[in-house]
RNA sequence: GUUAAUAUAUAAGCGCCUGAACUUAUUUAAGUUGACGAGGACAGAGAAAUUCGAAAAUUCGGCGGGUACUCUGCGGCAUGCUUGGUCGUUAGAUUUUCACCAAAGCUUUUAGGUAACUAAAAGAACAAUAUGAAAAUCAUGAGCAUUA
Repeated sequence: GUUAAUAUAUAAGCGCCUGAACUUAUUUAAGUUGACGAGGACAGAGAAAUUCGAAAAUUCGGCGGGUACUCUGCGGCAUGCUUGGUCGUUAGAUUUUCACCAAAGCUUUUAGGUAACUAAAAGAACAAUAUGAAAAUCAUGAGCAUUA
């Protein structure tokens, strides 16, 4: 230095790099880049997925994973049972209005590196999902029993 085994730690725009691009040396090696935050978990299984916008954008391409999605179970929708619909413990859906919230990027500076680049500080900002409030439309079923 490589391979194998065991143990521990580390995560969800998360992790990794053999294509590609770039840098250095030099004729073939080494290195660098390779997703900016917001949002999101009843349980199990499945398959295998940009939820939202920002950035002028290699955030290209590939592999693995992931709280979305489907099915089932459980649970909510006056009480019990059966069945259906719809949602997920803040437990109907859609639409409109108002409120509310970023980081990178950008500018300046410091440190490391031959360089590509890496890490950090300061400054002025700018979103949409989601969330909260109000309103409108539609749904809130059926059967048997029971209760306020």
Predicted 3D model of a 148-nucleotide RNA (glmS glucosamine-6-phosphate activated ribozyme aptamer) from Sedimentibacter sp. zth1. Its mean pLDDT, the model's own confidence on a scale to 100, is 78. The sequence is in RNAcentral, with records from Rfam. Its Rfam family is "glmS glucosamine-6-phosphate activated ribozyme aptamer". From the family's description: This entry contains a glucosamine-6-phosphate activated ribozyme that is found in the mRNA for GlmS. GlmS is an enzyme that uses fructose-6-phosphate and glutamine to generate glucosamine-6-phosphate.